Molecule: transfer RNA
Organism: Patescibacteria group bacterium
RNA sequence: GCCCCCGUAGUUCAACGGAUAGAACAUGCCCCUCCUAAGGGCAAAAUACAGGUUCAAUUCCCGUCGGGGGUA
Numbered sequence: 001g002c003c004c005c006c007g008u009a010g011u012u013c014a015a016c017g018g019a020u021a022g023a024a025c026a027u028g029c030c031c032c033u034c035c036u037a038a039g040g041g042c043a044a045a046a047u048a049c050a051g052g053u054u055c056a057a058u059u060c061c062c063g064u065c066g067g068g069g070g071u072a
Base pairs, nucleotide, nucleotide: 001071002070003069004068005067006066007065010025011024012023013022018055027043028042029041030040031039048064049063051061052060
């Protein structure tokens, strides 16, 4: 250089083109407890960037950036 895969909460992962983008862990607050990280409840938190297609894009297409793998 060329080819392939990936990029979503702080982290690890979901999401037939259509629901308020969901869960676990972590974090904050509250409850429980003699105390404690053991349990219960609540809350906040994300689609890499820029275009295109579409009534509608996390999803499809193009480019850029970043990561991983393959190839002489």